A computed fold for a 477-nucleotide part of an RNA from Phacus carinata, annotated as small-subunit ribosomal RNA, 5' domain.
Taxonomically the source falls in Phacus (Eukaryota, Spirocuta, Euglenophyceae, Euglenales).
The prediction has a mean pLDDT of 84.
RNAcentral holds the full RNA, with entries from ENA and SILVA.
Its Rfam family is "Bacterial small subunit ribosomal RNA".
[in-house]
Context: one part of a larger RNA
RNA sequence: GAUGAACGCUGGCGGCAUGCCUAACACAUGCAAGUUGAACGAUCUUUGGUCGUAACGUACGGGUGAGUAACGCGUAAGUAAUCUGCCUUCAGGAGAGGAAUAACAAAUGGAAACGCUUGCUAAUUCCUCAUAAUCUCCUAAAUAAGAGUGAAAGAUUUCAUCGCCUGAAGAUGAGCUUGCGUCUGAUUAGCUAGUUGGUGAGGUAAUGGCUUACCAAAGGCUACGAUCAGUAGCUGUUUUGAGAAAAAUAUCAGCCACACUGGAAUUGAGAUACGGAACAGACUCCUACGGGAGGCAGCAGUGGGGAAUAUUUGGCAAUGGGUGAAAGCUUGACCAAGCAAUGCCGCGUGGAGGAAGAAGACCUUCGGGUUGUAAUCUCCUUUUCUCAUUGAAGAAGUUCUGACGGUAUUUGAGGAAUAAGCAUCGGCUAAUUCUGUGCCAGCAGCCGCGGUAAUACAGGAGAUGCAAGCGUUAUCC
Numbered sequence: 001g002a003u004g005a006a007c008g009c010u011g012g013c014g015g016c017a018u019g020c021c022u023a024a025c026a027c028a029u030g031c032a033a034g035u036u037g038a039a040c041g042a043u044c045u046u047u048g049g050u051c052g053u054a055a056c057g058u059a060c061g062g063g064u065g066a067g068u069a070a071c072g073c074g075u076a077a078g079u080a081a082u083c084u085g086c087c088u089u090c091a092g093g094a095g096a097g098g099a100a101u102a103a104c105a106a107a108u109g110g111a112a113a114c115g116c117u118u119g120c121u122a123a124u125u126c127c128u129c130a131u132a133a134u135c136u137c138c139u140a141a142a143u144a145a146g147a148g149u150g151a152a153a154g155a156u157u158u159c160a161u162c163g164c165c166u167g168a169a170g171a172u173g174a175g176c177u178u179g180c181g182u183c184u185g186a187u188u189a190g191c192u193a194g195u196u197g198g199u200g201a202g203g204u205a206a207u208g209g210c211u212u213a214c215c216a217a218a219g220g221c222u223a224c225g226a227u228c229a230g231u232a233g234c235u236g237u238u239u240u241g242a243g244a245a246a247a248a249u250a251u252c253a254g255c256c257a258c259a260c261u262g263g264a265a266u267u268g269a270g271a272u273a274c275g276g277a278a279c280a281g282a283c284u285c286c287u288a289c290g291g292g293a294g295g296c297a298g299c300a301g302u303g304g305g306g307a308a309u310a311u312u313u314g315g316c317a318a319u320g321g322g323u324g325a326a327a328g329c330u331u332g333a334c335c336a337a338g339c340a341a342u343g344c345c346g347c348g349u350g351g352a353g354g355a356a357g358a359a360g361a362c363c364u365u366c367g368g369g370u371u372g373u374a375a376u377c378u379c380c381u382u383u384u385c386u387c388a389u390u391g392a393a394g395a396a397g398u399u400c401u402g403a404c405g406g407u408a409u410u411u412g413a414g415g416a417a418u419a420a421g422c423a424u425c426g427g428c429u430a431a432u433u434c435u436g437u438g439c440c441a442g443c444a445g446c447c448g449c450g451g452u453a454a455u456a457c458a459g460g461a462g463a464u465g466c467a468a469g470c471g472u473u474a475u476c477c
Stems, first nucleotide, its partner, number of pairs: 001476003005473005012347006018340002020305001025303003029300003034056003039053006063258003072182008082174002087170007095129005104119003108115002135148003154162003183230003190221003195218001196216007233255004237248004260281003283294004311337001313336003319333001320331004350380004360371004385414004394404001421466005426447003432461005442449002
């Protein structure tokens, strides 16, 4: 000098930030992902609502840092070894036919969760045929010929939009590979059997021992530290420092990993999916004992742990996301407010005049000195404060739309009114005296102080430093 700090004493205001660093401990309650009737069926209490199918989204946004010493991250390259929904551009297309099923109805099982059977029906649901592109094969090669594979969906306010299918390109996003860099320990010296390489096969969007069978030139890594052990998310940045560098990785931003624990999948352009599903485990809850339900490391909040960290708030007005043709709907993202001197910055707690200087207190050599122009008093001001008045910008989109908020701001009235503490005073180190105590009580960062004249303990007075803070503790430079 610094801090996501804590503790003690104290505490007026505003602006802007920040706020579980510990138990990735367990969680009551509410909310945090929905939208579309211009895809479709049904139904009703028919400007519309509800149930279900379908479609898009739920892989974003938000949280946490447990794991990870790794191509995880950073940086620089490669991908002729790859994919990419929505978006943009270009080219072409959408012909013919069929089927099932939910909701619903009937019957029925169960305490519940949730089912079972039969029957009916629609679609942008599903299937078949056609056609085309693509892709694969064939061929010494190819653009040619041939073989194989192989698309589509409609809606409406009705002729104009929004959709659908195929191919090519772009953009965006992602996957994979590589060079270099990336903590400590040798009181860890050898490690490795899919291990190293090859061939065939499988698998993937894609390369590859990624997987598998076989083979052998049995390799590969290693004192330039392998392996093992410990610790740890990485970075931009932040703190300190003249720099070199050291330390840190809160907030904000990029990447990664995780979502009660574990492994393994489905759907999908994208997940091995925080608020999806199946299985196993631990825990909690319900139960009619047959069986079920749950996952706050989302926002608040609770218990616990801890020196320690906030409201079960308002609003979608703005920005952004999802969806929709749109109006809209939704959004604990976000914008705001609340709490906390936790930090930074700013302001104030009055200003001027006023005595050879009141009283009181303290000291005293008893003459006086200090507190001290300080107070009282006179004049003034009103930042703040209280009350009233006015009253936004933020709205983009000629109308309408503001949570914040009657907030900021403006004007007026009132009255010095509402507002100062904390630490220190032996030296380092700015600032001294009295009383008490008597190696006691105590102080202390180091040196050290205290055993009867203590500037070092405790109190009074005074002084010094900083100031809505001051000091202590902890940690880093």